[in-house]
């Protein structure tokens, strides 16, 4: 130094060919069951999608660039 993948909620991951108001599971949080706990049911509530630009009527999605894992190559 060079080429690939990845960064999305507290973690684990989805998001198709750019289009309404970004989803699910697990956890923690209330309430319900129980003597109490675990199980279970219902319910709320968490995210400026790693940053910064471009493009475009509109970006998590395309494009440049930084920055950070983690693999090859040298």
């Nucleotide at each position: 130094g060079g080429g690939c993948g990845g960064u999305u909620a507290g973690c684990u991951c989805a998001g198709c060919u750019g289009g309404u108001u970004a989803g699910a599971g697990c956890a923690a949080c209330g309430c319900g069951u129980u003597u109490a706990c675990a199980u279970c049911g219902c319910g709320a509530a968490g995210g400026c999608c790693g940053c910064a630009g471009g493009u475009u009527c509109g970006a998590a999605u395309c494009c440049u660039g930084c920055a950070c894992c983690g693999c090859c190559c040298a």
A computed fold for a 74-nucleotide RNA from a Minisyncoccia bacterium, annotated as transfer RNA. The RNAcentral record of the sequence draws on ENA. Its Rfam family is "tRNA". The family's RNA type in Rfam is transfer RNA. From the family's description: Transfer RNA (tRNA) molecules are approximately 80 nucleotides in length. Its mean pLDDT, the model's own confidence on a scale to 100, is 82. The organism belongs to Minisyncoccia, within Bacteria.